RNA sequence: GGAGAGCUGGCCGAGCGGUCGAAGGCGUCUGAUUCGAAAUCAGAUGUACUCGUGAGGGUACCGUGGGUUCGAAUCCCACGCUCUCCGCCA
Numbered sequence: 001g002g003a004g005a006g007c008u009g010g011c012c013g014a015g016c017g018g019u020c021g022a023a024g025g026c027g028u029c030u031g032a033u034u035c036g037a038a039a040u041c042a043g044a045u046g047u048a049c050u051c052g053u054g055a056g057g058g059u060a061c062c063g064u065g066g067g068u069u070c071g072a073a074u075c076c077c078a079c080g081c082u083c084u085c086c087g088c089c090a
Stems, first nucleotide, its partner, number of pairs: 001086007010026003018070001027045006046061006063079005
């Protein structure tokens, strides 16, 4: 340099243009169980900003920046990064 695949929350990982701020698993927290743990079971669990005394709401965010569209994690473009294969130089 050429071809291909990929980038999603603390980690892994799914995700027909609308049902998605996002399945599922791990982890974590709370509870049940136990003499106490482990295991198991149930519930909860992204970040930032913002409104509210509080309970609880709102907005934005799917590598970064644009675009298409009534509507984008999903389609298009550019860039960045990762992986695989091929090639070149030495």
The prediction has a mean pLDDT of 81. Predicted 3D model of a 90-nucleotide RNA (transfer RNA) from an uncultured Myxococcales bacterium. It matches the Rfam family "tRNA". It is annotated as a transfer RNA. It was read from a public genome assembly.